Overview
The RNA shown here (Glycine riboswitch aptamer) has 79 nucleotides and comes from a marine eukaryotic metagenome. The RNAcentral record of the sequence draws on MGnify. The prediction has a mean pLDDT of 80.

[in-house]
RNA sequence: ACGCGGGAGAGUUCGCCGGUCCUGCCGGCGGCGCCGAAGGAGCAACCGCCCCGGAAUCUCUCAGGCUGACGGACCGCGU
Repeated sequence: ACGCGGGAGAGUUCGCCGGUCCUGCCGGCGGCGCCGAAGGAGCAACCGCCCCGGAAUCUCUCAGGCUGACGGACCGCGU
């Protein structure tokens, strides 16, 4: 690196418009609230071939996410 498996958090909240199999569901836009484990950024614990480098599970939420699916840091097994 690849394959398989496991893998959390936070409104399926409110408003408007449209669609529809029509007291429901789906989509778009907007508001406020929230999450951090894609990515990104910051500090710097820590680490190393050590005076130069690498740097987080910490911090921030730009991005991303808050029914499910997808995704998902990280872990296990195999090559």